[in-house]
A computed fold for a 78-nucleotide RNA from a soil metagenome, annotated as c-di-GMP-I riboswitch aptamer.
Its Rfam family is "c-di-GMP-I riboswitch aptamer". Rfam links the family to the GO term cyclic-di-GMP binding.
The RNAcentral record of the sequence draws on MGnify.
Order: sequence, then C1' cells, then structure tokens
RNA sequence: GAUAAAAGCAAACCUGCUGUAAAGCAGGGACGCAAAGCCAGGGGUCUCGAUAGAGUUCGAGAUUGCCCGGUUGCCGAA
Repeated sequence: GAUAAAAGCAAACCUGCUGUAAAGCAGGGACGCAAAGCCAGGGGUCUCGAUAGAGUUCGAGAUUGCCCGGUUGCCGAA
C1' cells in the first nucleotide's frame, strides 16, 4: 500500500459434535480482509458464580473478523 502478480484466510447461514452459557471445533459456504497469521498484555463487549441492593465489588471463562499493543511473514509500482 497498487485497477499489479503469486498465494492465503473465511462473515452470515446450514449440518454434526463439545459446553450451564457466552462461545468453540469439523464440513459446506463467501460478507469481506494488507496481516481476517500468532499471542488474552491493556481496554471494551458477552457469559457464569458469589456478594450487594438499583446494577456495587470480587472470581472464573469467551471474544484477536471490537480497538490498542507485541511478534512473524508475501510482492515491490507510487
């Protein structure tokens, strides 16, 4: 970060499985993605439990395709 090239990933939805749940995995499928590769470090959001009492506090989990951050990569025009 290109009206380039070679690649890559895979939203919603459907089916099956796991989980109390959020959600995740596999197959199909493509909305899109210059890191939509990896990492739960910070924030946000979501779920569960306890406590509190008008949404307080604490703990456990999920989300990287919510944002920031870290790290590793393809190409080489402006």